[in-house]
Context: one part of a larger RNA
C1' cells in the first nucleotide's frame, strides 16, 4: 500500500410552516368496551383546538355604510368603458383614562398522512484529557519490625600492658607486645562514573564493551511481617507504590462533555452566497440586520447608465492675502535684553538678539486670495428591465460572521509577500487562450457538435504562423523581461547621433609644421641673492608683422627651454554652449547557469506600415436543456444554461410487505466477457460459467447507495 466486507441526519411525543386528503361553524376522539386467530371494524365527546375580544383586575363587551381598484367576466375592431371576488382607503364600533393612542371588530377551522426546521432526549460518526464511587494491589519499589546468611588477599598498627633510660614527681623518650578503625589497597557480593562508545525493527520495552565508586558497614542478602490511593512510604529526585505516579490499576456513573480536528456513501436539471454591521466573559463560538434561495401576495413601475439644465462641495493642485512655519539682504525700531569699548558719572558707540516694514527665497492634515476632475440634489430626455409580472410585502429554509490579489486614494512604518481603511475589480466559487512554469496580471464567462473569423499574444528552430517591407538607432551580446519580478541611483564619459543657437573663417579658420617672440630693464620693494617667474607694489613706454613689466617648466641667483601674440607653408570648415536618442563607467554572495532554451549584429531597439497565426470570444439554416404563452398542436426567449457553502425541483438502484401479473433443471440468481440504449444515476441483451431460485407493474414500509475518517474486523 491493496482487496471485497462493515462503517455516520435515527427514533419518540409534542411546536411552527407547507402540500395532500376527510369534515366544516364546527372538528376530533382518549383512557376503555364490544367483535375477531389476526391485521382491524364498531361503539366511546370526558378532554382538547375553533366559534369574541379590551383588561393588572373587578368587570364591559363589538360592521347589513361610502370610495378606488387588479383578476375574472360581459360591451367594443380597437382606444375604452362596464361589473368587480381577493386586494387598498376612509367611516363605524368593542375595550382599556398608556383615550391626538395600543390591541381587537364584516365567521374558518380542525383532524390525519407527508415532507421542511428549531427545542428536548446520546441526536450525523469517531475522538481527549479529566471528575466522582466502589474494588483490587507492597510476589516491583520505598520504610519499619522479626529471624537467619554473606564478605578472598594484602597494608597501616589507636588505646592497653611489658622492658629499657630520664626525672624528685607528674610524667617523658625509645624498644617491644597489642590489634583499633562509617582507616587503606583490592576480588566475591552491592553499585553504575566517562566514552555522551556498542546496540538502537537491540540479546534485552535499559541490554553489552572496557573504564570506575563502595567494599567491618548509615554495608549486602533470603525467609516472614506492616503501612493503600488526596493514602502510604521518602538520608526530599515530586522519588517510589507490580514495564503505569505532580495522585496506582481495575469496574461503574457513561454514549461525561468537547464553541475543537477528522469524516459523513447514488444522479440530472434551476438560483446561487458570504467573510460586512451591531451587541456579546465577546474575539476558532453565538444572536439580530444585511447578502442567498423557495412559496405566497402585489399589480406599476423600477434602475451606482448616458446627454443637457439649475444648484451644492472646498479635495487634488496651486498660492501665501489670513493663522503659523521659515532663507538671505536693506531700512527703522528696542538701551528697562546679551557682548565689547570710551568715560569720574550721567551718558554715548560698535556688534549680538527682538520687534516693525521691505526685496528675496520656501513650507502646512487640523491654512487658503483661488481651485479643478469628481462625487451629489431636482428638473427633461434617451438607455435597460417590467403586464410572459418589474418594485415593495408576507412566510418557510439557509449558508456566512478567519478572507485574499490588484489598480487608485488615505492613516500607521525606514521598509516589507508589513498592517489599518476607502472605491472598484477580480480569486474565493471560473474553465479556455497568453504571460517558459506560476489562485486573483492581459485577453475571455465553459450546454453539446462543427466549417469558419478574430482577442490578448505572437510569425529563426524547438513550436502554429514573415528569416515581411520602408526609414533611422545600438557595437555594448546592450539587448532579445509589459508588470508583479527577479531590479538599478546619486554621479561622470574627446563613444556615437540628432535638434537649435553664439562665434571665428578664401582679406585662409582650426589643427599640424617653420620661423619670430625684441628694446628701456637686472621696473620698485624685500632679500645673502631675488634678473618676467619666493614674497610685496605697481604693470608704463618704445620699436614692431607680433612680442606680457610676463604661461607653465628650470637655476643657489643668472642661463635656458616653453606658452600667450605675430608671420609663412597648407587648404575647408573650425570652435563654444543648450537640449534629446542609443551606448557606456558607477554594477560585490555566496552547488554551475540562465534572454524559458539554442542562439541571434538582428531573430535587438525606435517609428511606420502590409499580412499570417492564435481561445470553450464571435460566428454556425444542427440538437438538448431551461423559462414562458397555448387545452393541444405548436410557437416566444437580443439580453437564459460556469459554479463553492447553499435553497428548490424531478429522478436512479437497494432489500421487505400488499394487490397483480410473468420468468426458470430445454437452466434462476451470482460470477466473467462483449453488444445495444439513456444527459445521468442506470437499463436491456447475448456467450461462457453457475445448478435453484428470480422478475415486472402499482401502492406502502426502510438498520438503502462508500475512496477518504492516523476507520474497524479479516485476507494479500
Nucleotide at each position: 500500500u491493496c482487496c471485497a466486507g462493515g462503517g455516520a441526519g435515527u427514533u419518540c411525543g409534542g411546536a411552527c410552516c407547507a402540500a395532500u386528503g376527510g369534515c366544516g361553524a364546527g372538528g376530533u376522539u382518549a383512557a376503555g368496551c364490544u367483535g375477531g386467530a389476526a391485521g382491524c371494524a364498531g361503539c366511546g365527546a370526558a378532554g382538547c383546538c375553533g366559534c369574541a375580544g379590551g383588561g393588572a383586575a373587578a368587570c364591559c363587551g363589538a360592521c347589513a355604510g361610502c370610495c378606488c381598484g387588479c383578476a375574472a367576466c360581459c360591451c367594443g375592431c380597437a382606444a375604452g368603458g362596464g361589473c368587480a371576488a381577493g386586494g387598498g382607503g376612509c367611516g363605524a364600533g368593542g375595550u382599556g383614562u398608556g383615550c391626538u393612542c395600543g390591541c381587537c371588530u364584516g365567521g374558518a377551522g380542525u383532524c390525519a398522512u407527508u415532507g421542511g426546521u428549531g427545542a428536548g432526549a446520546u441526536a450525523c460518526c469517531c475522538g481527549a484529557a479529566g471528575c466522582c464511587g466502589g474494588u483490587c494491589g507492597a510476589u516491583c519499589u520505598a520504610u519499619g519490625c522479626c529471624u537467619g546468611g554473606g564478605c578472598a588477599g594484602g597494608c597501616u598498627g589507636a588505646a592497653g600492658c611489658c622492658c629499657u633510660g630520664c626525672g624528685a614527681a607528674a610524667g617523658c623518650a625509645g624498644g617491644g607486645u597489642g590489634g583499633a578503625g562509617g582507616g587503606c589497597c583490592g576480588a566475591a557480593c552491592c553499585g553504575g562514573u566517562g566514552c555522551u562508545g556498542a546496540c538502537g525493527u537491540g540479546c534485552a520495552a535499559a541490554u553489552c564493551g572496557c573504564u570506575c565508586g563502595g567494599a567491618u558497614g548509615a554495608c549486602c542478602u533470603g525467609g516472614g511481617u506492616a503501612u493503600a490511593g488526596g493514602g502510604g512510604u521518602g538520608a526530599a529526585a515530586g522519588g517510589c507504590c507490580a514495564a503505569u505516579c505532580u495522585a496506582g490499576a481495575c469496574c461503574g456513573g457513561g454514549u461525561a462533555u468537547a464553541g475543537c480536528u477528522g469524516g459523513u456513501u447514488c444522479c440530472u436539471c434551476c438560483c446561487g452566497a458570504g467573510a460586512c454591521u451591531a451587541c456579546u466573559c465577546u474575539a476558532a463560538g453565538g444572536u439580530a440586520g444585511a447578502c442567498c434561495u423557495u412559496g405566497g401576495u402585489g399589480g406599476a413601475g423600477a434602475u451606482g447608465g448616458g446627454c443637457g439644465g439649475c444648484g451644492g462641495u472646498g479635495u487634488a493642485g496651486a498660492g501665501c492675502a489670513c493663522u503659523g512655519a521659515u532663507u538671505g539682504g536693506g531700512u527703522g525700531u528696542u538701551u528697562g535684553c546679551g557682548g565689547g569699548g570710551a568715560g569720574a558719572a550721567a551718558u554715548c558707540c560698535c556688534u549680538g538678539g527682538g520687534c516693525a516694514c521691505u526685496c528675496u527665497g520656501u513650507c502646512a492634515a487640523a491654512c487658503u486670495c483661488c481651485g479643478a476632475a469628481g462625487c451629489u440634489g431636482c428638473c427633461g430626455u434617451c438607455a435597460u428591465c417590467g403586464u410572459a409580472g418589474a418594485a415593495g410585502c408576507c412566510a418557510g429554509g439557509a449558508g456566512u460572521g478567519a478572507g485574499g490579489g490588484c489598480a487608485u486614494c488615505g492613516g500607521g512604518a525606514u521598509a516589507a509577500g508589513c498592517u489599518u481603511g476607502a472605491u472598484g475589480u477580480c480569486c474565493g466559487a471560473a474553465a479556455g487562450g497568453g504571460g517558459a512554469a506560476c489562485a486573483a496580471c492581459c485577453c475571455a464567462g465553459c450546454c453539446u457538435g462543427c466549417a469558419g473569423u478574430u482577442a490578448a499574444g505572437g510569425u529563426c528552430c524547438c513550436a502554429a504562423a514573415g528569416u515581411g517591407c520602408u526609414g533611422a538607432c545600438u557595437a555594448a551580446g546592450u539587448g532579445u523581461c509589459a508588470a508583479a519580478g527577479a531590479c538599478a541611483a546619486a554621479a561622470g564619459g574627446a563613444g556615437u547621433u540628432c535638434u537649435c543657437g553664439g562665434u571665428c573663417c578664401a582679406a585662409g579658420a582650426c589643427a599640424a609644421c617653420u620661423g619670430g617672440a625684441a628694446g628701456g630693464u637686472g621696473g620698485g620693494c624685500u632679500u645673502a641673492g631675488a634678473a618676467g617667474c619666493a614674497g610685496c607694489c605697481a604693470u608704463c613706454c618704445u620699436u614692431u608683422a607680433a612680442a606680457g613689466a610676463g604661461u607653465u617648466c628650470g637655476u643657489a641667483a643668472c642661463a635656458g627651454a616653453u606658452c600667450a601674440c605675430c608671420a609663412g607653408u597648407c587648404a575647408a570648415g573650425g570652435u563654444c554652449a543648450u537640449g534629446g536618442g542609443c551606448c557606456u563607467u558607477g554594477a560585490a554572495a555566496a552547488u554551475g547557469g540562465a534572454c524559458g532554451g539554442g542562439g541571434c549584429u538582428a531573430a535587438g531597439c525606435c517609428a511606420a506600415u502590409c499580412a499570417c497565426c492564435g481561445a470553450u470570444a464571435c460566428g454556425u439554416a444542427a440538437g438538448g436543456g431551461c423559462u414562458c404563452c397555448g387545452a393541444a398542436a405548436g410557437g416566444a426567449g437580443a439580453u437564459c444554461c460556469g459554479g463553492u457553502a447553499g435553497g428548490g425541483a424531478g429522478g436512479c438502484g437497494u432489500c421487505c410487505u400488499g394487490c397483480a401479473u410473468g420468468g426458470g433443471u430445454a437452466g434462476a440468481a451470482g460470477c466473467a466477457g462483449g453488444g445495444c440504449c439513456g444527459u445521468g444515476a442506470g437499463g436491456u441483451c447475448c456467450u461462457g460459467u453457475g445448478g435453484a431460485c428470480c422478475g415486472u407493474g402499482c401502492c406502502g414500509g426502510a438498520a438503502u447507495g462508500a475512496g477518504a475518517a492516523u476507520c474497524c474486523a479479516g485476507g494479500a
Large-subunit ribosomal RNA, domain II from a Thermoplasmatota archaeon, 716 nucleotides, folded computationally. Its Rfam family is "Bacterial large subunit ribosomal RNA". RNAcentral holds the full RNA, with entries from ENA.